[in-house]
Source information
Predicted 3D model of a 74-nucleotide RNA (transfer RNA) from Candelaria pacifica. Its Rfam family is "tRNA". Rfam links the family to the GO term triplet codon-amino acid adaptor activity. The coordinates come from a structure-prediction model, not an experiment, and the mean pLDDT is 80. The RNAcentral record of the sequence draws on ENA.
RNA sequence: CGGAAUGUAGCGCAGCUUGGUAGCGCGUCUGUUUUGGGAAUAGGAGGCCAUAGGUUCAAAUCCUAUCAUUCCGA
Numbered sequence: 001c002g003g004a005a006u007g008u009a010g011c012g013c014a015g016c017u018u019g020g021u022a023g024c025g026c027g028u029c030u031g032u033u034u035u036g037g038g039a040a041u042a043g044g045a046g047g048c049c050a051u052a053g054g055u056u057c058a059a060a061u062c063c064u065a066u067c068a069u070u071c072c073g074a
Stems, first nucleotide, its partner, number of pairs: 001073007010026004020057001028044005050066005
């Protein structure tokens, strides 16, 4: 320098193909249970979906550019 993949909650990931309420597991907080811890159980909080722009009634999803990480080639 060229090509490709990935970027979504504290962590690990789905959702994208087929645009229409942003989800799962673990963790965390609260209640119950227990002498306490652990475990069980019920409930809650936490996301401007990497950044910017465009298309659309409507974008995590489609298009463009950029950034970060990884891989391949030179």
RNAcentral records the identical sequence in 2 taxa.